[in-house]
RNA sequence: GCAGAGGGGCGGUCUGUCGCGUCCUUGGCUUUAUGGCCAUGCGAUGAGGAACGUCCGGGCAACGCAGAGCACCAUACUACCUAACGGGUAGCAGGCCGCGAGGUUUGAGUAGCGUAACAGAGAAUAACAGCCUCCUAGACCUCGGUCUAGCGAUGGUGAUGGUGAAAAGGUGAGGUAAGAGCUCACCGGUCCUGUUGGCGACAGCAGGAGCCGUACGCCUUAUGGGUUGCAAGAUCAUGUAAACCGACGUUAUGAGGGUUGCUCGCCCCAGUCGGAGGGUAGAUCGCUAGAGCCAUGCAGAGAUGUAUGGUCGAGAUAAAUGACAGACACCAUGGGGCACGUACCCGUGGCACAGAACCCGGCUUAUAGCCCCUCUGCCCCU
RNA sequence: GGCGAGAUAGCUCAGCUGGUUAGAGCGUAUGAUUCAUAAUCAUAAGGUCGAGGGAUCGUGCCCCUCUCUCGCUA
Numbered sequence: 001g002c003a004g005a006g007g008g009g010c011g012g013u014c015u016g017u018c019g020c021g022u023c024c025u026u027g028g029c030u031u032u033a034u035g036g037c038c039a040u041g042c043g044a045u046g047a048g049g050a051a052c053g054u055c056c057g058g059g060c061a062a063c064g065c066a067g068a069g070c071a072c073c074a075u076a077c078u079a080c081c082u083a084a085c086g087g088g089u090a091g092c093a094g095g096c097c098g099c100g101a102g103g104u105u106u107g108a109g110u111a112g113c114g115u116a117a118c119a120g121a122g123a124a125u126a127a128c129a130g131c132c133u134c135c136u137a138g139a140c141c142u143c144g145g146u147c148u149a150g151c152g153a154u155g156g157u158g159a160u161g162g163u164g165a166a167a168a169g170g171u172g173a174g175g176u177a178a179g180a181g182c183u184c185a186c187c188g189g190u191c192c193u194g195u196u197g198g199c200g201a202c203a204g205c206a207g208g209a210g211c212c213g214u215a216c217g218c219c220u221u222a223u224g225g226g227u228u229g230c231a232a233g234a235u236c237a238u239g240u241a242a243a244c245c246g247a248c249g250u251u252a253u254g255a256g257g258g259u260u261g262c263u264c265g266c267c268c269c270a271g272u273c274g275g276a277g278g279g280u281a282g283a284u285c286g287c288u289a290g291a292g293c294c295a296u297g298c299a300g301a302g303a304u305g306u307a308u309g310g311u312c313g314a315g316a317u318a319a320a321u322g323a324c325a326g327a328c329a330c331c332a333u334g335g336g337g338c339a340c341g342u343a344c345c346c347g348u349g350g351c352a353c354a355g356a357a358c359c360c361g362g363c364u365u366a367u368a369g370c371c372c373c374u375c376u377g378c379c380c381c382u
Numbered sequence: 383g384g385c386g387a388g389a390u391a392g393c394u395c396a397g398c399u400g401g402u403u404a405g406a407g408c409g410u411a412u413g414a415u416u417c418a419u420a421a422u423c424a425u426a427a428g429g430u431c432g433a434g435g436g437a438u439c440g441u442g443c444c445c446c447u448c449u450c451u452c453g454c455u456a
Stems, first nucleotide, its partner, number of pairs: 001378010012328007020046004024041001026039005048353001053363001055362005060229004067264004072225005077091005092107006108220002112218005128161002130157003133153002135150006169187006188212002190209008233285004244275005256268004292311008330350007383455007392408004401439001410426005432448005
C1' cells in the first nucleotide's frame, strides 16, 4: 500500500418567516371555586439508536389468595451476571466454512417403543446374483479325484456386485470348505478403572474390555409458569329498563357463581345464567424521579457490581415535536489553477432508516454517510 | 394502544406423527352433441404452497426472521 476479520462510537449545525403540544407569566369574561373559555409573551421546554416489530422477561394494577393432583406450555453443555429472562459474559465438546485473524451451527438422559418413503434381496434375527459345502444325476479318468447340471438342502457365508441419504468401524496378516473382530497388529470411536490439572463442562496420561451404524420422534428427568393487560384499574359527572322472553333454583341428595383447562377440596349464596334490547362514550387520576441519566475512582478476564459528586431530560388522546427559504458542514463527481499532488476557486447531485402513547431490561429487523481501536494475509521499501 | 388467527390454481377450500408425482368444486380453453345457444359429455392448460434463512437424506407441514390480510378488546 492492497484485501480482509472482530469490537466500539456518532448519525447533522445555524439564520429568517409562519405554525403546533405541554407548563408558566400577564390581562379580560364567567364562576361557589385555585375550575372553564379567550387573548398575550424576542417566556421555558418538546422523539430514537433503533422510539420500529411486539419476540422474551420484569415492575405496576385488577381478580383470586387454602391448596393438592393430573394435564398443558416453555427451557435444557458448564460457571458466572442480573429484579428477571428463552437475554448477556467467559469458557467446554462435536460438525461445517476460511491460507489466516475468525465465523457459523448443534449440545439434558437413553431403560423402553415407533418410523426410515422410492430404490434395493435386505433399513436389524437381511441371501437377489456370487462364493463354499453336502446331496442327486451324468461325463472323463492315471480309480486319488476333476468337470458339468439341478424349482435339491427348515445348509453356510455380509468378503465381491448392484440399490440407497444411510448396508453392521478402517487397513493388513493369520485363519477357514468359503468367509466373517473369528483371532492378531496398527488406526478411529465407545465404555470402565486409576491418576494429574480445572469451581465446572471437560482435557491430558496410564491400564483394561472386541464393546462398535445413523437420524428423527414418542418417552423419561430437572427447572420455571395463577389469569388478564394502563382500552389494567380508581374517582366524579351524564344517562338508562328494578321492564320483556327462556332455563334452573329458593333451606338441602342445594341451582348458580368464584378459585387456571379438568378432578378433588375450599369460599360465596337467594337468586343465578342465557337471549334480545335500552343508555353513556365526557373529565380527573393512573402518567412519568426511575432496577433513571452523566462524570470519576475502585473490584472483576468480562457481562456487571460498588462508592462519591453532579443532574432532572416529552407526556399527547384523533393524538404536538412541523412547513417554506437560505447558509455551513459532510459525501460523490466535473472543470479551473499548478511541473505533479494538496491547500485554493467555480459548478452539479446527494444527505439514510425511521415518529414516543404506562414504564423499564434484552432480542430481532431497517439504516445514507463518517470516526476510532485491536488483529490477519499478501506485496514493496529500510 | 393491547391480544389472537391466517396466507395453497383466476375464485372458494382440502392436504397433518415430514416420504416419490400437491388434489377437489366452480371458472377458462378445445372438441363432441344441436339448424344455433344453453345444459350435458370428453380432454387439456393453469401452482416460486406469502418472502428469506436454518435443522433434516428429504419439508406445503418442524424452527427463526420479515411482509401482508382478517378478527377480538373501552

This is a predicted complex of two RNAs, RNase P RNA and transfer RNA, with 456 nucleotides together. It holds a member of the Rfam family "Bacterial RNase P class A". About the family: Ribonuclease P (RNase P) is a ubiquitous endoribonuclease, found in archaea, bacteria and eukarya as well as chloroplasts and mitochondria. Its family is annotated with dimeric ribonuclease P complex, ribonuclease P activity and tRNA processing in the Gene Ontology. The family's RNA type in Rfam is ribozyme. The coordinates come from a structure-prediction model, not an experiment, and the mean pLDDT is 75.